[in-house]
């Protein structure tokens, strides 16, 4: 960085997809190690169970339990003495006491407000930023200063009694403090009171100094501390307020009574409607208030060139919350997550009386879910609490453990190793690949494995991690590669299987018998311990365009104007400094980002330093743009003075012309059509005269003239009235541009209501047409159009082009004005066409009336459909307008322009195309081909022209592929190979329908070194193979048909266009021709055309048999029959001749036509051959050939018989006919071309004939078939179903051929059908043609009415090009490109789909009334109840239960609005390979089309 994807192509609009990074991820498939970090996003669900907040004996009292030590009463075996009472000694046991630990509980201090968790509320001063407080507080900490005196009453525990299950109490007696409480002091503070001084932007603030009140304290332990008051600063933490940022909706536009704000009061740690009296009526809102939906906010983190988008896991700041709601205690600090009290919902205990509990702390459990870990170790480190300290406590945290969840690093070996091994894969069978890849061989050990040594982390001690990082040693390739792709985007191809099935797919799409696209295998290519897939975000996407988009025709300019906010706005001066600009302070937490450097082997990860928009505060600068002030005139306006005008509104007037009425002439139609009809009219239409009514509408003039802002305006006159131009003075002094809301004005059409009503003419009748015909056309006709006064508010309201301003080449027309002239013409202003430059533009176009090249304001657009629909608001009597979505569904939808095809578009030109002719065809009867039916079988193909007397130039058997029996399996045929014989052929003869089986006769191959080889043949077996008219001509070669012998079909350079493409090939002439000329941004060139060939026409020459006979003999009854001869004919070879060459005219003097001469022939002289790029997936696999499928004792091969010949029909193409232009008879004349050896056969005889016999002759200018026939003459027959016509049948024959039954020709005789010129319709022919008449070959034993040649006799037409078909070339239109047999709408029938209404129905959140009113705060009250203090006592002073009140949470009651799910049933809509009616668009789409 861009790519697919609309089209035949092409450029552009434009969307949809892809490629890339991302991740708390989650799912397939796999899964070796380590380091780092990371792990409920769901249900702010419920939580068993353990733990997460304690601590101080150095504040008190008590004093159970253990435990050491000290103590040593008491007891005391024993011993000793003994006066026998006793006493001493001494081991041993050991009370109380003191000392030090331990430690349940209580008071009392300090901490449970930190840590840690959640993101439920919350759109907000909650968060960020900056900033203020002169309106605040701040425990423990630091500094300073002063102090710490005298007294007093109790209370918990403990005891003792008693309640209750339990929770938890209650009485009484006793007790201590750093625990309460009273007085005392008062440096100081505070609060009153009047003062001085300094400050400040202000309310005020500090300092000084005087009087009067009012307030302190607590002591431990042992010598050194630690703690106590009170005040002043510090520090940290926090309270409170302000500017500026902070999502989405207007289908939320109005919201607010404490509200908004003053006064005085109350409260607070402090400002303040925080609260509460009173007064006043304010406040907020289009710069979006309220409302509803969403949602913790940022440092940052993902994306990205940036700007911006998108997110707010871990980590770090703030905030919120602790089961929901609610309330305050206490405290320095909470309205408190492991604190209390209340209501509630739930568990969960219980004796039913009552009580307990809140893991959104760590682990863990259970649910939800597509998903998230262990009931781990330890306080060693850091950091908290408590303490003087030791120390305690710490799921904070350090650490392990689970998980590829992520990022980062390593490994899974390395060399060497060609018989390119087996193997797979594939093949063109040759060989390619897998693939040096493996083995093998030589190493190496990163990792793992064993045992051994061992930290930092803690400079004394103290290690959970942890015998863990990490180092050596040992042995050994051993444990350790798998995802996904492979048509294009997009790197990487092959087989097989399937056969629109199965599936695949991000887009475009792949699958229907040869799928690089499904599936499976080789292979390839990608990435690697992962790889793929799903979701999600940003990019690409300039596809919301600030940077960086647009609006004639792709979406898009409001229908037009005024004008309000609002934005923008001439020239000169000065002046601030708000924007702008530069300096500089301050802030921007760390973390992270970039960066430079270091530390773990490296990396990830970590450290250390550097680095920034903002936003504040300051100094300064003056160009600009603001602001003020002051001038100016050119922008705007005014003023005179003019002409021009369908501008507007009123009034009133006039002719023409329809129509109706009255009369008058007159009489049979008259009106309408493509053609008709319905309608008028003998009751007098129509036509015509005269007169009269009424309404509309204004010919001519009239004009891409004019006026108006758009709608619009059109006879004429008055009146009122708006604009706009010209010219010119003077004036004002920016007074201007645009314009969201709004106004007003807006064509037809329709609505009210009153009036009018000729024509015209929706609805409606009728008659046509048509299948229909609710249409087009025709007769009629009502609203409606017209007025007047309301309403709608819309149109393709279009220049599809919003206003305004300036500026960029011209030329030509008009229309109003000026200026200039005898007249003109140049020339100025304003308008209003047209052609054009430069520019723009995707093209087309547009171009001083701009779509240019700039400025300002406004409106609108973001793929097509759904839809300008639902809803809902709002407007309107309605109709309906106006604001406008979403699900769904599509990969397009579209704009320009190209080349084509096509038009019931044009214009020109050819064709036997049409017309003018002849003659058929469709009707018979027959032949032949088809198709249907039949049939074992009726073999197969052709199927509009361009299948149908065609394949087939010939089916009785063969042919023959069809059907029935019968047989064969290597094979009827064709190459190897093996063995075994030596012949092979051939004749006989027996069974069989043969086919085949059997018997038998007959025959003996070449070489030769005699060993044997060779070739050829035949039997027999296996394997390879053979065979296949078995499919597919939509796998294909070849070869054909056909448009069309039409005259077109390209190319190179070059030039034009972004391009596809166009020029050339177009245009004027001209021709049969794209055949020539001229012209021309084209110059040339191919392949067609023509010509060159062939054949036919005339002339020369050559050559003279088998041809010829003019001349010469000869012969004959007579013939070139012979001799001579080659002169004609004639044959076959060469030349030659035709070329618009020569005249004339007419063209542009060209090409060329036209006429004429000459000529056998004249304008290609006649015929043939020869078919261009291409089309029709035309035909042909059955001519042949050939892929690729499919049959192998059969889909092969032989054979015998049948069938292709069948027949109720139906069509193609022919023959014969329907007669007198003839039929018969008779006589007689004239070709040509081609055939003959398994041939053609004469003569002659036989037979009525076919024919049969016989055999000259001929391999052919010799002979033979061979008689050519209409034709002519003569005759007959007389218009009849006939002397026309032959079918059918019937007898008799002939011929081929093994074989004539199905099924063959061909004679003879007898039969004697249909037919009397053929409906619709339809073919073929332009001259040696049609039309007729025969002759003759190919095929082929035999079998032509059929094809293919040939000659004979031999016409008619043709005026043209209007119409039919077919083609050509140009141009038009196009929504066609499989190209009109194209495209395409719409109802209706059916599956599905999402969605709108609906009586209602269920649910939820909020918000307003009201009731009731728990807890507690405040107040009020306290007859009851109290230990300190005064009182000597009553009492007091003070306090407290108690009760009452406001507030007030849950509940409750009743309406109402909203949102959400439902609903019988109903509306359209969307999709959906073949359904059904029509044909409405695209062409003039066959009534132009659209709004």
């Nucleotide at each position: 960085a861009g790519a697919g994807u609309u089209u035949g192509a092409u450029c552009c609009u434009g969307g949809c997809u892809c490629a890339g990074g991302a991740u708390g991820a989650a799912c397939g498939c796999u899964g070796g190690c380590g380091g780092c970090g990371u792990g409920c996003c769901u249900a702010a669900c419920a939580c068993a169970u353990g733990c997460a907040a304690g601590u101080c004996g150095a504040g008190c009292g008590a004093g159970a339990u253990u435990u050491a030590g000290u103590g040593g009463a008491g007891u005391g075996c024993g011993g000793a003495c003994u006066u026998c009472g006793g006493u001493c000694c001494a081991a041993g046991u050991g009370a109380a006491g003191c000392u030090g630990a331990u430690g349940a509980a209580g008071c009392g201090g300090c901490g449970g407000a930190c840590g840690g968790g959640u993101g439920a509320a919350u759109a907000a001063c909650g968060c960020g930023u900056g900033g203020g407080c002169a309106a605040c507080c701040u425990g423990c900490c630091c500094c300073a200063u002063a102090c710490a005196a005298a007294g007093g009453g109790a209370u918990a525990g403990c005891c003792a009694c008693u309640g209750g299950a339990a929770a938890c109490g209650g009485u009484g007696a006793u007790u201590a403090a750093u625990a309460c409480c009273u007085u005392a002091u008062a440096a100081g503070u505070c609060g009153g009171u009047a003062g001085u001084u300094u400050c400040g932007c202000a309310u005020g603030a500090g300092a000084c100094a005087g009087c009067c009140g009012a307030c302190a304290a607590a002591g431990a332990u042992u010598u050194a501390u630690c703690g106590g008051u009170a005040u002043g600063g510090g520090a940290u933490g926090g309270g409170c307020c302000c500017g500026c940022g902070u999502u989405u909706g207007a289908u939320u536009a109005g919201c607010u009574a404490g509200u908004u704000g003053g006064u005085g009061a109350g409260g607070u740690a402090a400002c303040g409607g925080c609260u509460c009296a009173c007064c006043a009526a304010g406040g907020c809102g289009a710069c979006g208030a309220u409302c509803a939906a969403u949602a913790g906010c940022c440092g940052a983190c993902c994306u990205g060139a940036g700007a911006g988008g998108g997110u707010g896991a871990u980590c770090g700041g703030c905030c919120a919350c602790a089961c929901u709601g609610g309330a305050a205690c206490u405290g320095a600090g909470a309205c408190a997550c492991g604190g209390c009290c209340c209501a509630g919902a739930c568990u969960c205990c219980u004796a039913c009386g009552g009580g307990a509990g809140g893991c959104a702390g760590c682990a863990g459990u259970g649910g939800g879910g597509a998903a998230u870990c262990u009931u781990c170790c330890g306080c060693a480190a850091u950091g908290g609490g408590c303490g003087a300290a030791a120390g305690c406590c710490u799921g904070a945290c350090g650490c392990a453990g689970c998980a590829a969840c992520g990022c980062c690093g390593c490994g899974u070996g390395a060399g060497c190793g060609a018989a390119u091994a087996a193997g797979g894969u594939u093949u063109u069978c040759g060989g390619a690949u897998c693939g040096u890849a493996a083995a093998a061989u030589u190493c190496u050990g990163u990792u793992g494995u064993a045992g051994g040594g061992g930290a930092c982390g803690a400079u004394a001690a103290u290690g959970a991690c942890g015998g863990u990082a990490c180092c050596a040693u040992a042995g050994g390739a051993g444990g350790a590669a798998g995802c996904c792709c492979c048509g294009g985007c997009u790197a990487a191809c092959u087989a097989c299987g399937u056969g629109c099935c199965a599936g695949c797919a991000g887009c475009c799409g792949c699958g229907g018998u040869a799928a690089u696209a499904c599936g499976u295998a080789g292979g390839u290519g990608g990435c690697g311990a992962g790889c793929g897939u799903u979701g999600u975000c940003c990019g690409g996407a300039a596809u919301u365009a600030c940077u960086g988009g647009g609006c004639g025709u792709a979406a898009a300019g409001g229908g037009u104007u005024c004008g309000u906010a609002g934005g923008c706005g001439g020239u000169c001066u000065u002046u601030u400094a708000a924007g702008u600009c530069a300096g500089a302070u301050g802030u921007g937490a760390a973390a992270g980002g970039c960066u430079a450097c270091g530390g773990c082997u490296c990396a990830a990860c970590c450290g250390u330093g550097g680095u920034a928009a903002g936003c504040a505060u300051u100094u300064g600068a003056a160009a600009c743009u603001g602001a003020a002030a002051g001038a100016c005139u050119u922008g705007a306006g005014u003023u005179a003075a003019g002409g021009a005008g369908a501008g507007g509104a009123a009034a009133g007037u006039g002719g023409a012309a329809u129509u109706c009425c009255u009369a008058g002439u007159g009489u049979a139609g008259c009106g309408g059509u493509g053609a008709a009809a319905u309608g008028c009219g003998u009751a007098g239409a129509u036509a015509u005269u005269a007169g009269g009514a009424g309404g509309a509408a204004u010919a001519c003039c009239a004009g891409u003239g004019g006026c108006g802002a758009a709608g619009g305006c059109g006879a004429c006159u008055u009146u009122c009235u708006g604009g706009a131009c010209u010219u010119a003075u003077a004036c004002u002094g920016a007074c201007g541009c645009u314009g969201a809301g709004g106004a007003a004005c807006g064509a037809a059409a329709g609505c009210g209501u009153g009036g009018g009503g000729a024509g015209c003419a929706a609805a409606c009748a009728g008659g046509a047409u048509u299948a229909g015909a609710u249409a087009c056309c025709c007769u009629g006709g009502u609203a409606g159009u017209c007025c007047a006064c309301g309403c709608u508010g819309u149109a393709a309201a279009c220049g599809a082009u919003g206003a305004a301003u300036a500026c960029u080449a011209g030329g030509u027309g008009u229309c109003g004005g000026g200026g200039g002239u005898c007249a003109a013409a140049g020339c100025c202003c304003g308008g209003u066409g047209c052609c054009g430059c430069a520019g723009c533009u995707a093209a087309c176009g547009c171009a001083u009336u701009a779509a240019g090249u700039a400025u300002u304001c406004c409106g609108c657009c973001u793929g097509g459909g759904g839809a300008g629909u639902a809803c809902g608001g709002u407007c309107g009597c309605a109709a309906g307008g106006u604001u406008g979505a979403a699900a769904c569904u599509c990969a397009a939808a579209g704009g320009a322009a190209u080349u084509g095809a096509c038009g019931g578009g044009g214009a020109c030109c050819c064709g036997c195309a049409c017309a003018a002719g002849c003659a058929g065809c469709g009707g018979a009867g027959c032949a032949u081909g088809u198709g249907g039916u039949u049939u074992a079988a009726u073999u197969c193909g052709a199927a509009g022209c361009a299948a149908c007397g065609c394949g087939a130039a010939g089916a009785a058997c063969c042919u023959u592929a069809c059907c029935a029996g019968g047989u064969c399996u290597u094979g009827a045929c064709a190459u190897g190979c093996c063995a075994u014989u030596g012949a092979c052929c051939g004749g006989u003869c027996u069974a069989g329908a043969g086919a085949u089986a059997g018997a038998u006769c007959u025959u003996u191959a070449c070489c030769u070194u005699c060993g044997g080889g060779u070739u050829c043949a035949a039997u027999u077996a296996a394997g390879a193979c053979a065979g296949g008219u078995g499919g597919u001509g939509c796998a294909u070669g070849g070869u054909u048909g056909u448009c069309g012998u039409c005259a077109g079909c390209u190319c190179g350079u070059g030039u034009c266009g972004u391009g596809a493409g166009a020029u050339g090939u177009u245009g004027g002439g001209u021709u049969a021709a794209g055949u020539c000329c001229c012209g021309c941004a084209a110059c040339g060139a191919g392949c067609g055309c023509a010509a060159c060939c062939c054949u036919u026409g005339c002339c020369u020459u050559u050559a003279g048999u088998u041809g010829c006979c003019a001349u010469c003999a000869c012969a004959u009854a007579a013939u070139g029959g012979u001799g001579a001869g080659c002169a004609c004919u004639c044959u076959a070879g060469a030349c030659a001749g035709a070329c618009u060459g020569c005249c004339g005219g007419u063209g542009a003097u060209a090409a060329a036509c036209c006429g004429g001469a000459g000529g056998a022939a004249g304008g290609u002289g006649g015929g043939g051959a020869u078919g261009a790029c291409g089309u029709c997936a035309a035909a042909u696999c059955a001519u042949c050939a050939u892929g690729c499928c499919c049959c192998u004792u059969a889909u092969g091969a032989c054979u015998u018989g049948g069938g292709c010949u069948a027949c109720a029909c139906a069509c193609g193409u022919g023959c014969u006919a329907c007669a007198a232009u003839g039929g018969c008879c008779a006589g007689u004349a004239c070709a040509g071309a081609g055939g003959g050896a398994g041939g053609c056969a004469a003569a002659g005889c036989c037979g009525c004939g076919a024919g049969g016999u016989g055999a000259a002759g001929c391999c052919a200018a010799c002979c033979c078939g061979a008689g050519a026939a209409a034709g002519c003459u003569g005759g007959u027959c007389c218009c009849a179903g006939u002397u026309c016509g032959g079918a059918u049948u019937g007898c008799a024959g002939g011929c081929u051929g093994a074989a004539a039954c199905u099924c063959g020709c061909c004679u003879g005789c007898a039969u004697g059908a249909a037919g009397u010129u053929g409906g619709a319709a339809u073919c073929g022919c332009u001259a040696g043609u049609a039309a007729u008449c025969g002759c003759g070959a190919a095929u082929c034993a035999g079998a032509a009415c059929g094809u293919c040649g040939c000659g004979g006799u031999g016409a008619a037409u043709g005026c043209g090009u209007u119409c039919c078909c077919g083609g050509g070339u140009c141009u038009u239109g196009u929504a066609c490109a499989c190209a009109c047999c194209g495209c395409c709408c719409g109802u209706c029938a059916c599956c599905c789909c999402a969605u709108g209404g609906a009586a209602g129905u269920u649910g939820g959140g909020g918000g307003g009334a009201c009731c009731c009113g728990a807890a507690g705060c405040c107040a009020g009250u306290g007859a009851u109840c109290c230990a300190a203090c005064c009182g000597u006592a009553a009492g007091g002073a003070g306090g407290a239960a108690g009760c009452u009140g406001u507030c007030g949470a849950a509940g409750g009651u009743g309406a109402g609005a909203c949102c959400a799910a439902u609903g019988a049933c109903u509306g359209g809509g969307g999709u959906g390979a073949a359904g059904u009616c029509g044909u409405a668009a695209c062409a003039a789409g066959g009534u132009a089309a659209c709004c």
A computed fold for a 1491-nucleotide RNA from an uncultured bacterium, annotated as small-subunit ribosomal RNA.
Model confidence (mean pLDDT): 83 of 100.